[in-house]
C1' cells in the first nucleotide's frame, strides 16, 4: 500500500427508513444489627467524525478517523 469486518449508556451488546433498547454496573428508599441477595423507584446517548440521498438517516451512499483481521 490493498481488501474484509466493526464503531450504540461507565461495561458488554441488539435494534430497525419514522418512539433509541437490553443485561450488568451506579444513585435513592424499602428490608437486614451489618453486608450481600431481594423489592420498587430513578439518572446516564452528539448511535465514531463530515457530506450526499429522503418529506424524515443510527439504519442507505461517498469520503475522514479508530480498532481487529488477511494479503503483500
Nucleotide at each position: 500500500g490493498g481488501g474484509g469486518c466493526u464503531g450504540u449508556a461507565g461495561c458488554u451488546c441488539a435494534g430497525u427508513g419514522g418512539g433509541a433498547g437490553a443485561g450488568c454496573a451506579c444513585c435513592u428508599g424499602g428490608u437486614u444489627u451489618g453486608c450481600a441477595a431481594c423489592c420498587a423507584g430513578g439518572g446516564g446517548g452528539u448511535c465514531g467524525c463530515g457530506a450526499g440521498u429522503u418529506c424524515a438517516a443510527u439504519c442507505c451512499u461517498c469520503g475522514c478517523c479508530a480498532g481487529c483481521u488477511c494479503c503483500a
Transfer RNA from a Dehalococcoidia bacterium, 72 nucleotides, folded computationally.
Rfam family: tRNA. It is annotated as a transfer RNA. Its family is annotated with triplet codon-amino acid adaptor activity in the Gene Ontology.
The source organism's lineage runs through Bacteria, Bacillati, Chloroflexota and Dehalococcoidia.
The coordinates come from a structure-prediction model, not an experiment, and the mean pLDDT is 82.